[in-house]
RNA sequence: AGUAAACUUUAGGAGUAGCUAUUAAUUUAGUUUGAGAAAAAUCCUUAGAACCUGAUUUGGUUAAGACCAACGUAGGAAAAAGUUGCUUAGAUCUA
Repeated sequence: AGUAAACUUUAGGAGUAGCUAUUAAUUUAGUUUGAGAAAAAUCCUUAGAACCUGAUUUGGUUAAGACCAACGUAGGAAAAAGUUGCUUAGAUCUA
């Protein structure tokens, strides 16, 4: 001097589905996947696939479902500071 890495603080953004039983009512309980299925929790904040649109999409799978893949170098989408680490350059010393 740089930094596509990690962490902390504060601020902000997002999603919460499917199936079974039950209830006047997702009301209550169980179960599948997942970081997270209302949990003061989880994830994400431009280096942005957290999340939304496309989408009552297309292919596969399943008891069923964004369950898996494509779409996707598509169009949108929310930030600042500090600490540590790492890299490079110069000077000095030693071999």

A computed fold for a 95-nucleotide RNA from Polaribacter irgensii 23-P, annotated as TPP riboswitch aptamer (THI element). The sequence was found by an Rfam model in a public genome assembly. The organism belongs to Polaribacter irgensii, within Bacteria.